[in-house]
Molecule: Fluoride riboswitch aptamer (crcB RNA motif)
Organism: Acidimicrobiia bacterium
RNA sequence: ACGUUCGACGGUGAUGGAGCUCACCGAAACCGCCCGUUCCGGGCUGAUGGCCCCUACCUGCGC
Numbered sequence: 001a002c003g004u005u006c007g008a009c010g011g012u013g014a015u016g017g018a019g020c021u022c023a024c025c026g027a028a029a030c031c032g033c034c035c036g037u038u039c040c041g042g043g044c045u046g047a048u049g050g051c052c053c054c055u056a057c058c059u060g061c062g063c
Base pairs, nucleotide, nucleotide: 009026010025011024012023013022016054017053019051020050021049032044033043034042035041036040
C1' cells in the first nucleotide's frame, strides 16, 4: 500500500412520520413498471424493502 473477514459508526432501499426487522453501500448503495414509430411519445401500480400504526391522497357505502 492492497485485499478479505468481524465489530462499531453513518448512509441507502420509486413521495411523509413513529416502532420493530431484513438487505445493501462506504462515495457507493439508490433513482418503479408496460407498450410503441425508442433519449421521444403513450399507459399503469404504490406513501412500506417487509410488518404495523398515524398523516396525506383515491374508491364505495351510511349519517